[in-house]
About this RNA
The RNA shown here (small-subunit ribosomal RNA) has 1398 nucleotides and comes from an uncultured bacterium. It matches the Rfam family "Bacterial small subunit ribosomal RNA".
RNA sequence: UUAGAGUUUGAUCCUGGCUCAGGAUGAACGCUAGCGACAGGCCUAACACAUGCAAGUCGAGGGGUAACAGGGAGCUUGCUCCGCUGACGACCGGCGCACGGGUGAGUAACGCGUAUGCAACCUGCCCAUAGGAUCGGGAUAGCCCCCCGAAAGGGGGAUUAACACCGGAUGAGACCCGGGGGCCGCAUGACCCCUUGGUCAAAUGCGAAGCUUAUGGAUGGGCAUGCGUCUGAUUAGCUAGUUGGCGGGGUAACGGCCCACCAAGGCGACGAUCAGUAGGGGUCCUGAGAGGGAGGUCCCCCACAUUGGUACUGAGACACGGACCAAACUCCUACGGGAGGCAGCAGUGAGGAAUAUUGGUCAAUGGGCGAGAGCCUGAACCAGCCAUGUCGCGUGGAGGAAUAAGGAUCUAUGGUUCGUAAACUCCUUUUGCGGGGGGAUAAAGUGCGGGACGUGUCCCGCUUUGCAGGUACCCCGCGAAUAAGCAUCGGCUAACUCCGUGCCAGCAGCCGCGGUAAUACGGAGGAUGCGAGCGUUAUCCGGAUUUAUUGGGUUUAAAGGGUGCGUAGGCGGCCCCUUAAGUCGGCGGUGAAAUUUUCCGGGCUCAACCCGGUCACUGCCGUCGAAACUGGGGGGCUUGAGUGCGUUUUGGGGUGGCUGGAAUGUGCGGUGUAGCGGUGAAAAUGCAUAGAUAUCGCACAGAACGCCGAUCGCGGAGGCAGGUCACCAAGCCGCAACUGACGCUGAGGCACGAAAGCGCGGGGAUCGAACAGGAUUAGAUACCCUGGUAGUCCCGACCUUAAACGGUGCACACUCGAGGUGGGAGCGUUUGACGCGCCCGUCUCUUAGCUAACGCGAUAAGUGUGCCGCCUGGGGAGUACGGCCGCAAGGCUAAAACUCAAAGAAAUUGACGGGGGCCCGCACAAGCAGAGGAGCAUGUGGCUUAAUUCGAUGCAACGCGAAGAACCUUACCUGGAUUUGACAUACAGCUGCAAGGGGUAUGAAAGUGUCCCGCCUUCGAGGGUGCUGUACAGGUGCUGCAUGGCUGUCGUCAGUUCGUGCCGUGAGGUGUUUGGUUAAGUCCACCAACGAACGCAACCCCUAUCGCAUGUUGCCAGCGGGUCAAGCCGGGAACUCGUGCGAGACUGCUCGUUUACGCGAGAGGAAGGUGGGGAUGACGUCAAGUCAGUAUGGCCCUUACAUCCAGGGCUGCACACGUGCUACAAUGGCAUAUACAGAGCGACGCGAGACCGCAAGGUGGAGCAAACCGCACAGAGUAUGCCUCAGUUCAGAUUGGGGUCUGCAACCCGACCCCAUGAAGUCGGAUUUGCUAGUAACGGCGUAUCAGCUACGACGCCGUGAAUGCGUUCCCGGGCCUUGCACACACCGCCCGUCAAG
Repeated sequence: UUAGAGUUUGAUCCUGGCUCAGGAUGAACGCUAGCGACAGGCCUAACACAUGCAAGUCGAGGGGUAACAGGGAGCUUGCUCCGCUGACGACCGGCGCACGGGUGAGUAACGCGUAUGCAACCUGCCCAUAGGAUCGGGAUAGCCCCCCGAAAGGGGGAUUAACACCGGAUGAGACCCGGGGGCCGCAUGACCCCUUGGUCAAAUGCGAAGCUUAUGGAUGGGCAUGCGUCUGAUUAGCUAGUUGGCGGGGUAACGGCCCACCAAGGCGACGAUCAGUAGGGGUCCUGAGAGGGAGGUCCCCCACAUUGGUACUGAGACACGGACCAAACUCCUACGGGAGGCAGCAGUGAGGAAUAUUGGUCAAUGGGCGAGAGCCUGAACCAGCCAUGUCGCGUGGAGGAAUAAGGAUCUAUGGUUCGUAAACUCCUUUUGCGGGGGGAUAAAGUGCGGGACGUGUCCCGCUUUGCAGGUACCCCGCGAAUAAGCAUCGGCUAACUCCGUGCCAGCAGCCGCGGUAAUACGGAGGAUGCGAGCGUUAUCCGGAUUUAUUGGGUUUAAAGGGUGCGUAGGCGGCCCCUUAAGUCGGCGGUGAAAUUUUCCGGGCUCAACCCGGUCACUGCCGUCGAAACUGGGGGGCUUGAGUGCGUUUUGGGGUGGCUGGAAUGUGCGGUGUAGCGGUGAAAAUGCAUAGAUAUCGCACAGAACGCCGAUCGCGGAGGCAGGUCACCAAGCCGCAACUGACGCUGAGGCACGAAAGCGCGGGGAUCGAACAGGAUUAGAUACCCUGGUAGUCCCGACCUUAAACGGUGCACACUCGAGGUGGGAGCGUUUGACGCGCCCGUCUCUUAGCUAACGCGAUAAGUGUGCCGCCUGGGGAGUACGGCCGCAAGGCUAAAACUCAAAGAAAUUGACGGGGGCCCGCACAAGCAGAGGAGCAUGUGGCUUAAUUCGAUGCAACGCGAAGAACCUUACCUGGAUUUGACAUACAGCUGCAAGGGGUAUGAAAGUGUCCCGCCUUCGAGGGUGCUGUACAGGUGCUGCAUGGCUGUCGUCAGUUCGUGCCGUGAGGUGUUUGGUUAAGUCCACCAACGAACGCAACCCCUAUCGCAUGUUGCCAGCGGGUCAAGCCGGGAACUCGUGCGAGACUGCUCGUUUACGCGAGAGGAAGGUGGGGAUGACGUCAAGUCAGUAUGGCCCUUACAUCCAGGGCUGCACACGUGCUACAAUGGCAUAUACAGAGCGACGCGAGACCGCAAGGUGGAGCAAACCGCACAGAGUAUGCCUCAGUUCAGAUUGGGGUCUGCAACCCGACCCCAUGAAGUCGGAUUUGCUAGUAACGGCGUAUCAGCUACGACGCCGUGAAUGCGUUCCCGGGCCUUGCACACACCGCCCGUCAAG
């Protein structure tokens, strides 16, 4: 000292990319801005530069005197002269100018860093030591004169000095040649001593200070070497002074540094050469670290000074403010010629997103010159500008609740929040303003005078020097006075509401927001974060173990090379000896300073910042030691590897030759006749009367090898199959004779390498790309058929790729078991198709372990070792370009721009499948009756309309909401009216007076006027009521996609879940699967499940049988009475019936079968296996339906989208569909007669008998609130008669006429009756509906709504009363299990290609 999150999915786990949170910056931009301290400030054009300054100094080197000042002299008093003095321009001379300052263009290099070396070197000024300084000489600038030139400048003549220059002398000494001696080094060689000969000094000066010779030091440099130092192999070969030698030259010095000659070398896969990029380091940023990125400020080194080149001077340069040449550019010019170099400090233009003053001072630090004073110094120190960064301070503190007003908001008579915030009271004064102090520290020196001693140092006194600076700092006064913003608030990520907007405007780092209730856009209120800053952008590191040394992978996610041989390289068995390169340890040197870091201190009021010390700087070098491991050297071994041996053994291993039969095709001949052929079913093309197909015989051709045959065998892979021969190669087993680590892997390289393809020559039977024809089809450039060319075969030569797959590189070692099979030898033996273990191969299951899972599991995907190949998101793309290979086709190598936020692996749950299995349902089938055709009724669409109100729209809208639209209803239209309203509540005022009823005018009515009648009371006023006003009412206006509630549907289908446990990393599974069984997840059995819940069933109602009780209004068997008849009466309580309470059915019993559950048959029974029917509808699905039944959020209207009224419309009609009714007739129609129900309803009602009318109906009103009276005759049926197959005695539409009833009112627009009329229709195409028994079908009856009715509808009731079901292949729907999946909005899915448009 190591943090994660979002995003692929319906969900999960994994792989994997993208994105975010952190830190940093020489930054820039947006908004904002009070102060100070300390830092920093052209990253771009090494682009061009106006102007000023940035290197001078020395008169104590010299000749001198241009300017200034002083002095002197002369005189013409305002001029001249004198270098005389201070000083000093220019000149000669000395030193400096090679430092300091700038920049990073170049440079991939001994340039830099680090460590060494120079026995191959230099070093001005400085220090130490030992010496020396003698005699001479000739010039030259300046000055003066002349000449040329526009200028810059140049030339000539005369004259002159020096610490300028030159010659001679001297030589302790140095150097060179030769000789001798000593000593050292790994070596080239070095050092010391002696010595013959040769060469070499100087400038003096009173002094101070200089000069010169020599040696040494210090400092600074020069050179050489090891190691380290970016990217590209789509740069693989480079090199002629090149590599080395000999001899010279040159240099301070080594060296091909240069030259002549000789040799042919040198570098390179450990990356030469080439190309691109780049100054290097100390360090800085980040990171846990290892790393990654950077090289601004400060320090060190290097390089450069407009570009290129060259040397001179000098101790030092190939020289930023020196010279020469060339080039570009700028400027001056008299056109002849000249001048210049800000990458010094300021500054200007340009470029750019972007980077400052043409400031002050040499006071300090430092540098140059000088003896010194001093002069110079854009080095430096300061100041100015900039929030560019870091640090510090402030914008006030305490109290203060009516929690005011106001804003915002909500659950809205009231709360919440801004908020103790403000106001207000008291207090403080950093900062600010005003005034004063302070000229603080940073200062030590200099000059003069004096003193001391060690004679160049110290001490004392006086004097003088401060840019910044009117500073810092301190004191006083005043007064909260002068001072807050920015970003964000969907998740990541701290922070939420309202309004506006309505896939628009916009936001966005990723995921993603916005289509009318947006915490995601814009505004507001509030909140959060940071704060003189805050955000954005850019860049770097981190997170990213996402290049993985630390620390990844490669069966299926990206990734094992197609296979082998083998080079370099990497790695390598056992034992002993040795060495010390690696390795480890001790010590030494170095690792500059600064920085960072540890610790301890100090200075600015603190901090940042600065200063002192200390550790550290993980590195390199040297030296001494250790010897286990690796390496080197030596010796040995046999187990790795190889060889040998055996009557060995095995094989579809390879190559070449010879050869066989079946089949196919063709040819010839025979027999034979009309077809053959072809397909899922067909058909056609095709073949065939010129004789096919078929069949028999003969012949030829080419290719492939049936049975054996197999999870079989062999081979390195590709691959290999009739038989036989020859040759070649390989493996296994056994023995343990030989060699003695000879091994493993293997970048490049070489070889092999299916099919297709290519070129040459053959061959060509079959099959058969292309092609042709025929079919199929909407089309069919396909699938199917008939033909058919390349090819398929052989030879020799190319190509070199495959899902070349076990999608699994090679080698070695180790690690539980079980079973099968191929090869081999062994042991045992009862001798056999015996038993046992061993080795090699091959297949299956499995433990541990591994894996994301699936799975692998001694043939590993386990545990380890060695080596190689390969991967790093998807697409673009295995493509382009380049290179290599190829005859070509093409192969190998192999990018980028751009684009997406995913792409992907495995597994899970569903849904789906023209997948599979099992099962069910009037699902089909078998039947019966229908629909679809006709007329009418009704609903819908469409059309129309002033309006034809609205909703419902596959099943699951369409005789649905509507159990009843003439007005009303009514929501629509036209017209006429009302505005606190038709309806609710409250307040205030006026106060009027009831309310209400009646009349009247007008009007279509509503309404608007008007008249009359008309109250209670405790007299305060109240109740009631009217008017005015305010709150509000009202809305069938919108949103069923904001909702509640209710409903439909899958579906009365048998399912849907939970708890605990178990399994799985997890989603999830198990349970609920499986085997039986059932109507049923019904029950049973088994089972890692055991239980439970909602569903199923049962409990409830009706119905079928019986018993008991009861007996009116119901009933009447027996007894009596009585009638034409009649429970009519007495009576009865048996029966029917009504009501109530019970019984009954449970697979209980028998037989068979079964593990069980159950099933089948039977008995009994009114009823038998849920007896029949109903009610009852799991978890959920369809944003299903309904804001118009009611409720309700939001939005909208308010003299109207509200309310009232009249009339109209909802009934409109070229058309289309749904649901029904009536029919088309004889199983019928008509007429007459006649029998038998159930369930209901009735007072605003049902309404009997009687009378009238053909009838609808009317008159009338007995009875009945109903087991009592009424509606109320049931009808089909039965009996008899007529009709006789016809548009009819069928059918009844339509129309005419006449009526009845209801109602204010039947014109639009009612029903019914009578008379007349008498349409279509003769059983209905494709298609389609219902129904399995008291069912279908047929028949009538009742009820709700309702004045009446469109009812042929709906809901009920009873009567008559069938047919059929082989069965589950198919259609539809559903359940369970299983399988596949790239679907999950879930197959009405997903998705590909072409074309078109933008």